[in-house]
Molecule: TPP riboswitch aptamer (THI element)
Organism: Balneolia bacterium
C1' cells in the first nucleotide's frame, strides 16, 4: 500500500403482539414466546440485506390464546459511508 476474522465512529431502517385480575378506560399488575412485546439513550438490522414490511382475514400444526411452531420463501419490497485491523505485496534503512 491493499486487505481477511474482528472492533469502532457517525449515520440510517424497523417491531411492539397473545391471555388474563382490578378497574371501566386506554390506566395499573399477572401469565406466554422472543434480543425485543415502550426498563427506550433500551434491543435487531443495515446489502453474502429471513432486522422488518407485503402477500395475508394465506395453508398445515400447537395452544386458554397469539405471527407460538412450520410453510408459503431461490417470491415481491427493505436502511451504508468512514476509520482501526495480520499473514502478505512493494520499495527504502541499518547490522552481521
Nucleotide at each position: 500500500g491493499a486487505u481477511a476474522a474482528a472492533g469502532g465512529u457517525u449515520g440510517g431502517g424497523g417491531g411492539u403482539g397473545c391471555u388474563u385480575g382490578c378497574a371501566a378506560c386506554u390506566g395499573c399488575g399477572a401469565g406466554c414466546u422472543g434480543a425485543g412485546a415502550u426498563u427506550a439513550u433500551a434491543c435487531c438490522c443495515c446489502a453474502a440485506g429471513a432486522a422488518c414490511c407485503u402477500g395475508a382475514u394465506c395453508c398445515g400444526g400447537a395452544u386458554u390464546a397469539u405471527a407460538c411452531c412450520g410453510g408459503c420463501g431461490u417470491a415481491g419490497g427493505g436502511a451504508a459511508a468512514c476509520c482501526u485491523g495480520a499473514c502478505c505485496a512493494a520499495a527504502g534503512a541499518g547490522a552481521c